[in-house]
RNA sequence: GCCCAUGUAGCUCAGUGGUAGAGCACUCCCUUGGUAAGGGAGAGGCCGCCAGUUCAAUCCUGGCCAUGGGCACCA
Numbered sequence: 001g002c003c004c005a006u007g008u009a010g011c012u013c014a015g016u017g018g019u020a021g022a023g024c025a026c027u028c029c030c031u032u033g034g035u036a037a038g039g040g041a042g043a044g045g046c047c048g049c050c051a052g053u054u055c056a057a058u059c060c061u062g063g064c065c066a067u068g069g070g071c072a073c074c075a
Base pairs, nucleotide, nucleotide: 001071002070003069004068005067006066007065010024011023012022013021018055026042027041028040029039030038048064049063050062051061052060
């Protein structure tokens, strides 16, 4: 330098062209003699960045950035 994959809540991941979810973690309440165990409620994300297409983009297209992998090049 080229190619491929990934980039969504603190962590691990799902998801669809019509302003996004799960598990765990976290906060509060209840339960219990007590508990990291059980029940309930809640908070938390401009979906990597910019641009394009579209009535509408997290989802499509292009560029860039980051991470991982493969190939090549220089010394």
A computed fold for a 75-nucleotide RNA from Nitrosomonas mobilis, annotated as transfer RNA. It matches the Rfam family "tRNA". It is annotated as a transfer RNA.